[in-house]
Molecule: SAM riboswitch aptamer (S box leader)
RNA sequence: AUCUUAUCAAGAGUGACUGAGGGACAGGCCCAGAGACGUCACGGCAAACGGCCGCAAAGCGUUUGUAGCAAGCGAAUUCAUGCAGUGAAUGAUGUGCGACAAUGUUGACAAUCGGCACGGUGCCAAUACCUGAUUGAUGGGAG
Numbered sequence: 001a002u003c004u005u006a007u008c009a010a011g012a013g014u015g016a017c018u019g020a021g022g023g024a025c026a027g028g029c030c031c032a033g034a035g036a037c038g039u040c041a042c043g044g045c046a047a048a049c050g051g052c053c054g055c056a057a058a059g060c061g062u063u064u065g066u067a068g069c070a071a072g073c074g075a076a077u078u079c080a081u082g083c084a085g086u087g088a089a090u091g092a093u094g095u096g097c098g099a100c101a102a103u104g105u106u107g108a109c110a111a112u113c114g115g116c117a118c119g120g121u122g123c124c125a126a127u128a129c130c131u132g133a134u135u136g137a138u139g140g141g142a143g
Base pairs, nucleotide, nucleotide: 002142003141004140005139006138007137008136013042014041015040016039017038021031022030023029025132026131027130028129043124044123045122049119050118051116052115053114054113058106059105060104061103063102064101065100066099068097069096070095076090077089078088079087080086081085128135
């Protein structure tokens, strides 16, 4: 060179140099000696690529705290009956289950989400200026 893919109605300019065309192409319409276009310096915009930062639901575990539930033992109290005692009711503590809260971990060197603007590009008149087509530009990937 070529192929592929995303984007192109948002956003962002000053100074110096130069000096005649410029806005890719055709037609239009604009910009331009009150200096365009271009080059350089500085500044800015954007967030496709690289980089960095941040975040959820849910699952599981440990321990602690609190509500609740369950079974057995049973202190104690009350009642009944009693010589002793026995029976009934309530039932502390402890045990098990367990919801919630705290905590650890998986999720997760999280992402297709959000952010920064650090790097390589890009861009900073007009919707890619408008219409057109075998159109163009920029980024990513392939080559």